[in-house]
RNA sequence: GAGCGGAACGGCGAUGGAGCUCGCUGCACCGCCCUCGGGAUGAUGGCUCCUACUGACCG
Repeated sequence: GAGCGGAACGGCGAUGGAGCUCGCUGCACCGCCCUCGGGAUGAUGGCUCCUACUGACCG
């Protein structure tokens, strides 16, 4: 110095914010379908709340 293991901290998980939790990571992450012209779903990794967007109903 590298590798392996543990702890702490930070970060990441297809577009925003927060809490909890899971996984991964010190580089994790940057989705799917397609005739390659285009097309569909969803603000979550998961749960809850807020914001934005969309649909329906009522006032």
The RNA shown here (Fluoride riboswitch aptamer (crcB RNA motif)) has 59 nucleotides and comes from an Acidimicrobiales bacterium. Taxonomically the source falls in Acidimicrobiales (Bacteria, Bacillati, Actinomycetota, Acidimicrobiia). Its mean pLDDT, the model's own confidence on a scale to 100, is 80. The sequence was found by an Rfam model in a public genome assembly.